[in-house]
RNA sequence: UCAACGCCGUCUGGAGAGAGACUGCCGACGCGGUCCACCGAAGGGGCAAGCAGAGCGAUUCUGCAAACUCUCAGGUAUCAAGGACAGGGGGAGAGGC
Numbered sequence: 001u002c003a004a005c006g007c008c009g010u011c012u013g014g015a016g017a018g019a020g021a022c023u024g025c026c027g028a029c030g031c032g033g034u035c036c037a038c039c040g041a042a043g044g045g046g047c048a049a050g051c052a053g054a055g056c057g058a059u060u061c062u063g064c065a066a067a068c069u070c071u072c073a074g075g076u077a078u079c080a081a082g083g084a085c086a087g088g089g090g091g092a093g094a095g096g097c
Stems, first nucleotide, its partner, number of pairs: 001096002007091002010088004018036001020035006037076003043072001044070003050064005
């Protein structure tokens, strides 16, 4: 001094699914408990196309691997919060020159 990828912070956008039943506190809003019904885009688990390694080789073994899948967790009126992912902008480090 420096592009991209990755990491950290920040700003913007950001879906889905019962205002369920019973019940407790409460005047209500609201909050909690139990049960049933649902959602997938925090996190988590599973497998796959594939990639890598081991192995003489195998239809073998191991690891990584999705927005697929499971719903453990979380969530299911408005508001708020959360929210994968996308974009903007900034920061640090590694590395290169």
Molecule: Glycine riboswitch aptamer
Organism: Alcanivoracaceae bacterium